[in-house]
RNA sequence: AGGGGUUUAGCUCAGUGGUAGAGUAGCGGUCUUACAAACCGUCGGCCAUCGGUUCGAAUCCGAUAACCCCUA
Numbered sequence: 001a002g003g004g005g006u007u008u009a010g011c012u013c014a015g016u017g018g019u020a021g022a023g024u025a026g027c028g029g030u031c032u033u034a035c036a037a038a039c040c041g042u043c044g045g046c047c048a049u050c051g052g053u054u055c056g057a058a059u060c061c062g063a064u065a066a067c068c069c070c071u072a
Base pairs, nucleotide, nucleotide: 001071002070003069004068005067006066007065010024011023012022013021018055026042027041028040029039030038048064049063050062051061052060
């Protein structure tokens, strides 16, 4: 310098245009003489940023940023 990938809950990741989910962590409860495990409930998101397309965008398009990989 050129090309490609990733960015969503505290963390790890789903979600192929129509109300954003799981596991785990946190909090509360059941159980137990405690604790742990198990089970139930609950909390937590401007979907990296900005713009465009669309009746409608996490999802499609463009630019930017951070990180990772490949080529030279």